[in-house]
Context: one part of a larger RNA
C1' cells in the first nucleotide's frame, strides 16, 4: 500500500448488494426440518344438513361419503440440508484401465401378462404392564406372500469354428435353468347371456423377461500433493504362488498348503500438523500465503462396533449391542441424540429472527387435482464488507458580533455566518402503480391420431375465467420546508499539516528515532491547520 468471515474505541443520515460461532465435533427446553398413493386393497367414522315418525326424552332412513383417522400395500426416506472430528491417503488434482464390475426412476426395441393356493395386519375377544410396549384365540382383502404352466437372444455347462490374449470376443449345436398383477375409462361393431351388461372390443396407466441407450456409482493404475532424520531401520497375511471361499467385481479381501520374501537416504517406519481441489489474498511477474461464502469430491452424524431392507446404505431426525450423558417411573421397567433452521445455556475479543410463504425455481409422492418440502423464495437484525446518494446551492465585506494570535499597527477563523434569491435528492405525509405469471384445471370452438363408432382415450391450436409470500414493494406523481442528518484521526523526521497556555526528567507521549529537568511546533488543553469521510482510528493476521 494492498487485503479481512475480523474485534475493539470514537461517532453514526439513507439505498442497493453481499456476508454473519475462525473458540466447546460443548450441552440442548420447545416448535418445525420426509412424506405421499383411495385410478393396489379390506374395512370405514364424526360434525353438519334433509325427509319420516314420536310418549317431545329421542328414534329410523338418506346425504355428509367410498369422505377424515388409522391399518396391509407401492414408490420415496441413499436426494436435499449441515459440519470439517477424522483423514499425509489412490483421500483429492489430473491422465488412463474396467477382456473383473453394478446401475431403480427415464427413453428406444421385441416378447409376454396363462391359471391356482395358503396366510397375515385391521377388526373381534380374553389377558399382562405404572408407562413404553406387548402375548394368546378366532375373520379377512390386494398390484402383500407361495407354488404351478410357458418362454429365448438372456444365464450355467459341454463340443466345435474364427479371432487375439492375463481370465477372453464373437459364431453356430446340444442341455438344463429362471417370469409376471392388475387398475381406471368409455362402447355394443364382433363373441355371450341377452337389451344393457361382460370375462366381449378399445383406450390409458401398470406389471415380468431379454437387448441396447443415458444417468449414477464402484475397483484399479501413472504422476503431483505439508514439516521433523534430534524418527533409520519397518514387516509374518507380512510378499509371492497353488486350490478354494465370498463379493456386483479384480485382489491375502478370507482360509489351507507351499515358497521366503516385500518395503527403505529417490526418506520406508514413526511423530507432528492438516479435510483436497475450482479459486481467493497479495505481487510486475515469478513466487508467498490461504481454502470463510459459491461450486466439485471426500469425511463424519453422542461415543465404539455390527448388520438389515434396499437398485443404491453398513443410513444424520432407521434397527441391534456396548459406553458415558439427561430425562420418566407405580423402582418392575422405558425414553431421547440441533455438526438441519430457529433458539437457549456455555466457552471467547467475537457472530443475527423461536418471522413468512411454497407465488417462483428445485425435488418427493400421484394418471390428475393436490399434499409435503426451515431445499428455496423473501422478509427482519447487525456501517461487517464493496458500491451509490445526501448533510443544500448561488449571491453576500459594515470583511459584523465572538474566540484565537499579536511587533497593539493589526492578523485570522472568512464568503464562512447573518441578510437576500434559489434548489428539493434522502428522510417525511398523501395519492397511484407494475414486472417477477409460465403453467395447471376448467369451459367453449376448430383439427389430427386411434377405433365399428360422431363414444371414451391421446394430442395440436386458439379464446375466457383462475394463481404473488415479498407487498400496496419497487418505481411515478403532489405537498411543505434549508428545515431532520459530520465525524474521527493526525500537525518533531518518516510524513500533508503551527502557534499560544498549562505542566516541570512530574503527569505523560511513542510504529522507529526518540520527546518531558521553566520559553516542549513531540505530554494535556485551546485557536489554527492537514488527511479521510458515514465513517475515522487502533489490535490482529497475510502478500
Nucleotide at each position: 500500500g494492498a487485503a479481512c468471515a475480523a474485534a475493539c474505541g470514537c461517532u453514526g443520515g439513507c439505498g442497493g448488494c453481499g456476508c454473519g460461532u475462525c473458540u466447546a465435533a460443548c450441552a440442548c427446553a420447545u416448535g418445525c426440518a420426509a412424506g405421499u398413493c383411495g385410478u393396489a386393497c379390506g374395512a370405514g367414522a364424526a360434525a353438519g344438513g334433509g325427509u319420516c315418525c314420536u310418549u317431545c326424552g329421542g328414534g329410523a332412513c338418506c346425504u355428509g361419503a367410498g369422505u377424515a383417522a388409522a391399518g396391509u400395500g407401492g414408490c420415496g426416506c441413499a436426494c436435499g440440508g449441515g459440519u470439517g472430528a477424522g483423514u499425509a491417503g489412490c483421500g483429492c488434482g489430473u491422465g488412463g484401465a474396467u477382456a473383473a464390475u453394478c446401475u431403480a426412476c427415464c427413453c428406444u426395441u421385441c416378447a409376454g401378462u396363462u391359471g391356482g393356493g395358503a396366510a397375515c395386519a385391521a377388526c373381534u375377544c380374553a389377558u399382562c404392564g405404572a408407562a413404553a410396549g406387548g402375548u394368546g384365540g378366532g375373520c379377512u382383502u390386494c398390484c402383500a406372500c407361495c407354488g404351478a404352466a410357458u418362454a429365448a437372444u438372456a444365464c450355467u455347462g459341454c463340443u466345435c469354428g474364427a479371432c487375439c490374449u492375463u481370465g477372453g470376443u464373437c459364431g453356430a449345436g446340444c442341455a438344463g435353468c429362471c417370469a409376471a398383477a392388475g387398475a381406471g375409462a368409455g362402447c355394443c361393431u364382433c363373441u355371450g347371456c341377452u337389451u344393457g351388461c361382460a370375462a366381449g372390443c378399445c383406450c390409458u396407466c401398470g406389471c415380468u423377461g431379454a437387448a441396447g441407450g443415458a444417468u449414477g456409482a464402484g475397483u484399479u493404475c501413472g504422476c503431483g500433493u505439508a514439516c521433523c532424520a534430534u524418527u533409520a531401520g519397518c514387516u509374518u497375511g507380512u510378499u509371492g504362488g497353488u486350490a478354494g471361499g465370498g463379493u456386483a467385481a479384480u485382489g491375502g479381501c478370507c482360509u489351507a498348503c507351499c515358497a521366503a520374501g516385500g518395503c527403505g537416504a529417490c526418506g520406508a517406519u514413526g511423530g507432528u500438523u492438516a479435510g483436497c481441489u475450482g479459486g481467493u489474498c497479495u505481487g510486475a511477474g515469478a513466487g508467498g500465503a490461504u481454502g470463510a461464502u459459491c461450486a466439485g469430491c471426500c469425511a463424519c452424524a453422542c461415543u465404539g462396533g455390527a448388520a438389515c431392507u434396499g437398485a443404491g446404505a453398513c443410513a444424520c431426525g432407521g434397527u441391534c449391542c456396548a459406553g458415558a450423558c439427561u430425562c420418566c417411573u407405580a423402582c418392575g421397567g422405558g425414553a431421547g441424540g440441533c455438526a438441519g433452521c430457529a433458539g437457549u445455556g456455555a466457552g471467547g475479543a467475537a457472530u443475527c429472527u423461536u418471522g413468512c410463504g411454497c407465488a417462483a425455481u428445485g425435488g418427493g409422492g400421484g394418471a390428475a387435482a393436490c399434499c409435503c418440502u426451515g431445499a428455496c423464495g423473501c422478509a427482519g437484525c447487525a456501517a461487517c464488507g464493496c458500491c451509490g446518494c445526501g448533510u443544500g446551492a448561488g449571491u453576500g465585506a459594515g470583511g459584523a458580533a465572538g474566540g484565537u494570535c499579536u511587533u497593539c499597527g493589526g492578523a485570522u477563523c472568512g464568503u464562512a455566518a447573518a441578510g437576500c434569491u434559489c434548489u428539493g435528492u434522502c428522510a417525511g405525509u398523501u395519492g397511484g402503480a407494475a414486472a417477477g405469471a409460465a403453467a395447471u384445471g376448467u369451459c367453449u370452438g376448430a383439427g389430427a391420431g386411434u377405433c365399428a363408432a360422431u363414444c371414451c382415450c391421446u394430442u395440436u391450436c386458439a379464446g375466457g375465467c383462475u394463481u404473488g409470500a415479498c407487498g400496496g414493494u419497487a418505481c411515478c406523481a403532489a405537498c411543505a420546508g434549508a428545515g431532520g442528518a459530520a465525524g474521527c484521526a493526525c500537525c518533531g523526521g518518516c510524513u500533508a499539516a503551527c502557534u499560544c497556555c498549562g505542566u516541570g526528567c512530574c503527569a505523560g507521549c511513542a510504529g522507529c528515532c526518540g520527546c518531558g529537568g521553566u520559553a516542549a511546533u513531540a505530554c494535556g488543553g485551546g485557536g489554527g491547520g492537514u488527511g479521510c469521510a458515514a465513517g475515522c482510528g487502533u489490535u490482529g493476521u497475510u502478500c